This is a predicted structure of a 71-nucleotide RNA (transfer RNA) from a Magnetococcales bacterium. Its Rfam family is "tRNA". Rfam classes the family as a transfer RNA. The source organism's lineage runs through Bacteria, Pseudomonadati, Pseudomonadota, Magnetococcia and Magnetococcales.

RNA sequence: GCCUUUAUGAUCUAAUGGUAAGAUACCUGUUUCAUAAGCAGUAUACGAUGGUUCGAUUCCAUCUAAAGGCA
Numbered sequence: 001g002c003c004u005u006u007a008u009g010a011u012c013u014a015a016u017g018g019u020a021a022g023a024u025a026c027c028u029g030u031u032u033c034a035u036a037a038g039c040a041g042u043a044u045a046c047g048a049u050g051g052u053u054c055g056a057u058u059c060c061a062u063c064u065a066a067a068g069g070c071a
Stems, first nucleotide, its partner, number of pairs: 001070007010024004018054001027041004047063005
């Protein structure tokens, strides 16, 4: 320098154009003399900027970051 892949809460993983899902963790309640475990519940996310579309996490372009390959 070129090519490919990836980017979703605090963490991990889904969702192939139509209400962003699940688990763990945090917090609250319950339980206990207390802690842990259990049970119930709240809150927290689509890398950035544009484009296409009635509608974009999804499709397209560029940029950023990470990983890999070639030279």